[in-house]
The part of an RNA shown here (large-subunit ribosomal RNA, domain II) has 681 nucleotides and comes from a marine metagenome.
Its Rfam family is "Bacterial large subunit ribosomal RNA".
Context: one part of a larger RNA
RNA sequence: GCCCGGGAGUCAUUGUUCGUGGCAAGCUUAAAUCCUUACGGGAUGAAGGCGCAGCGAAAGCAAGUCCGAAUAGGGCGUUCAGUCGCGGGCUAUGGACCCGAAGCGGAGGUGAUCUACCCAUGGCCAGGUUGAAGCAACGGUAAGACGUUGUGGAGGACCGAACCCACGUACCUUGAGAAGUGCGGGGAUGAGCUGUGGGUCGGAGUGAAAGGCUAAUCAAACCCCGCUAUAGCUGGUUCUUUCCGAAAUACCUUUAGGGAUAGCCUCAUGCGCUGACUGAUGGGGGUAGAGCACUGAAAAGGCUAGGGGGCCUACCGGCUUACCAAACCUUAUCAAACUCCGAAUACCAUCAGGUGAAGCAUGGGAGUCAGACUGCGGGGGAUAAUCUCCGUAGUCGAGAGGGAAACAGCCCAGACCAUCAUUUAAGGUCCCCAAGACAUGCUAAGUGGAAAAGGAGGUGGAUUUACGUAGACAAUGGGGAUGUUGGCUUAGAGGCAGCCACCAUUUAAACAAAGCGUAAUAGCUGACCCAUCGAGUGAAUCUGCGCCGAAGAUGAUCGGGACUAAGCAUGGCACCGAAAAUAUGGGCUCUUUCUUUUGAAAGAGCGGUAGGAAAGCGUUCCCGCGGGAUUGAAGCUGAAGCGUGAGCGACAGUGGACCUUCGGGAAGUGAGAAUCCGGGC
Repeated sequence: GCCCGGGAGUCAUUGUUCGUGGCAAGCUUAAAUCCUUACGGGAUGAAGGCGCAGCGAAAGCAAGUCCGAAUAGGGCGUUCAGUCGCGGGCUAUGGACCCGAAGCGGAGGUGAUCUACCCAUGGCCAGGUUGAAGCAACGGUAAGACGUUGUGGAGGACCGAACCCACGUACCUUGAGAAGUGCGGGGAUGAGCUGUGGGUCGGAGUGAAAGGCUAAUCAAACCCCGCUAUAGCUGGUUCUUUCCGAAAUACCUUUAGGGAUAGCCUCAUGCGCUGACUGAUGGGGGUAGAGCACUGAAAAGGCUAGGGGGCCUACCGGCUUACCAAACCUUAUCAAACUCCGAAUACCAUCAGGUGAAGCAUGGGAGUCAGACUGCGGGGGAUAAUCUCCGUAGUCGAGAGGGAAACAGCCCAGACCAUCAUUUAAGGUCCCCAAGACAUGCUAAGUGGAAAAGGAGGUGGAUUUACGUAGACAAUGGGGAUGUUGGCUUAGAGGCAGCCACCAUUUAAACAAAGCGUAAUAGCUGACCCAUCGAGUGAAUCUGCGCCGAAGAUGAUCGGGACUAAGCAUGGCACCGAAAAUAUGGGCUCUUUCUUUUGAAAGAGCGGUAGGAAAGCGUUCCCGCGGGAUUGAAGCUGAAGCGUGAGCGACAGUGGACCUUCGGGAAGUGAGAAUCCGGGC
């Protein structure tokens, strides 16, 4: 992992409610006793309980009573049938749907065969090295000290096996092994290692102290018991069909992943037009917008207090100002906490329509209290976030189908079943891939098929304006002069370093020179004029589609192929396209009408998580009336057929002794999940 078996809302009592039955102003027995066809039943049993009257703390009074001085007023009553069984829902108390802690307690027990320390008694430490004290001899001395040589054999001494340990590393790491092996390493006469026997233990022992160790267990061992501890937490919770169908909010909460009440769902009963919505009418408002009349902000100018600067002045004071600036004026603005104004919507009320899987009320049962995204209005953030917090609508949640390549929250559309029928929606119509062609334009960038400020003789459209056959724009040829090298400056300054001026003349025109150039000149262009040529040429504004701006990490791409229309814009026509709509047949539910046993017709409805409600299938056992079975029961294998389904099942084989319809009753009553339990493989 698979298969088989086991595996979770039970029982008792209480309360409440619904259904059903008995009796009814009453209903009912409990213990117990007796009987019996005997573990089942019947009878007796009124003690007690609930109801029939309430109010008051009570005395008490009573359809009233209490407060009160009250014949006032108010509170609670006076109207409304109960009670005892049985069955269903839910509650409470119990282990209370099942499994699951870590833990807490026990004057209950078992453990020191592991390990810690201790006691008693034994054992063990190859070999090699060093050479303390002491002693001896000799030397030495007055005697010593001392020295030398020898002897001697000390040491938590040295090297290193056994033995003990475990510092490094490699391997092993579903191991050979729940701690090892290899190669190295440390101690190895000691605070050494070790055998045997013994002692100390659970808030206790032991500890050269690490919270270490106390039998692979230790910040309190193990076994048993309290014990089914508790678990607002996680997981699991077993047959079918039908109807309806949520919530992720408010308030409170030692509350925030839990609960209580309300909201929203469902079922029953009652009310009956009250409902959503629409129309009409009447309201209040201070949002969007707008505005500057208030409160503030804020730009420029004017005017002008005050202040600063400058000047004059012995002081007083005066003059001035391209400085700052209140108030006021003009012009132009801004505001969630500004408003002289002011919508659309929304909201409230009244009237009318509105019979809806509407509304309202009472009662039974819930679930929900982590929401998500998108559009719109906002707050927070950075006018960031698949960000966060509100409001509002939609979708998902709990929603399948078609589109968006793929894609809960976007677009279309709400799936009872069947059909090789029809029409459409969004979106599409070259191929993948169902379906298309046309007309008029645009784009040349593969733009389409990502993006900004900004940039550009890309190209289409519209408009304005200037010049132009008295010849424009462009190009080409020619001219472009004189006073004069203007004056100053300067080494020089001759149009062209710089400063000043920028005149006049001849002209068709020609600058006191726009640029290059020279040391300065020179030289080359330009402005300007003429000629040649012969029809448009410039400058702007608005706008369509394009271009640049444009750098990312494994190989690229519009979904792909490909496309110059198969791109973009506009127009009408056609087609494809869904579980939508329609058609045909069928099923179920509800309503209405008719029949009224029972059905028929018509209409509407039938996505669905949590959840509510309803109707059924099947298993085991029991009772009653029956039935089947060696001419073959149950079980097993297969199976026509039947039922929306759970399921039922003729018949055949196997098997070899019991089975069961129908009507009822009672439950150890349905498995695929729980890191579920047991077994098998």